Background:
A computed fold for an 86-nucleotide RNA from a Chloroflexota bacterium, annotated as c-di-GMP-I riboswitch aptamer. It matches the Rfam family "c-di-GMP-I riboswitch aptamer". Rfam describes the family as follows. GEMM was predicted in a large-scale screen for bacterial structured RNA regulatory elements. Its family is annotated with cyclic-di-GMP binding in the Gene Ontology. The model forms 100% of the base pairs in the Rfam consensus.

RNA sequence: GCCUGAAAAGGGCAAACCCAUCGCGAGGUGGGGGCGCAAAGCCAGGGGUCUCGGCCAAACAAAACCGAGAUGGCCCAGCCGCCAGC
Numbered sequence: 001g002c003c004u005g006a007a008a009a010g011g012g013c014a015a016a017c018c019c020a021u022c023g024c025g026a027g028g029u030g031g032g033g034g035c036g037c038a039a040a041g042c043c044a045g046g047g048g049u050c051u052c053g054g055c056c057a058a059a060c061a062a063a064a065c066c067g068a069g070a071u072g073g074c075c076c077a078g079c080c081g082c083c084a085g086c
Base pairs, nucleotide, nucleotide: 003085004084005083012037013036017032018031019030020029021028022027035073041079042078045076046075047074048071049070050069051068052067053066054065
C1' cells in the first nucleotide's frame, strides 16, 4: 500500500416503540429503548422513495410536469477513518 471481516480486545452507532419538543407534512432534535450495523462516520452530486405547494377545480378525480423540502439505517458516486487477519 492492496484485499478481507472468521476469531479477539477496547470501544462506537442506534430500528421499532414510548415520552418531550419543533414542523402543514414527509420528518428533525433531546431522553428512554435496542432491531440491527465494520463505515449505521461525513456528504443531498446522480437515481429511488416520501411530503407540501403549483398545474387544480367552478361535477368527480389526478397522471405527467414544475417548484420547494424530507430521507445518508434505499442504492450509486465523492471524502475521511479504528482494530485485527492475509